[in-house]
RNA sequence: GCUCCCAUCGUCUAACGGUUAGGACGUGGGCCUUUCAAGCCCAAAAUAGGGGUUCGAUUCCCCUUGGGAGCGCCA
Numbered sequence: 001g002c003u004c005c006c007a008u009c010g011u012c013u014a015a016c017g018g019u020u021a022g023g024a025c026g027u028g029g030g031c032c033u034u035u036c037a038a039g040c041c042c043a044a045a046a047u048a049g050g051g052g053u054u055c056g057a058u059u060c061c062c063c064u065u066g067g068g069a070g071c072g073c074c075a
Stems, first nucleotide, its partner, number of pairs: 001071007010025004018055001027043005048064005
């Protein structure tokens, strides 16, 4: 330098192009309990950035950023 893959709550992980982006763990609050843990209920929390296509984009296309893999160059 070229090609390919990946990027979603704090972490892990879902979502034919179509409901208010879901679940688990963790966190906070409540219930329960003599207390703690466990259990139950509730809440906050995310689509890497910018464009494009589309009635509609987490999803498809392009660029950028970051990470990874392969190939090549360093005569």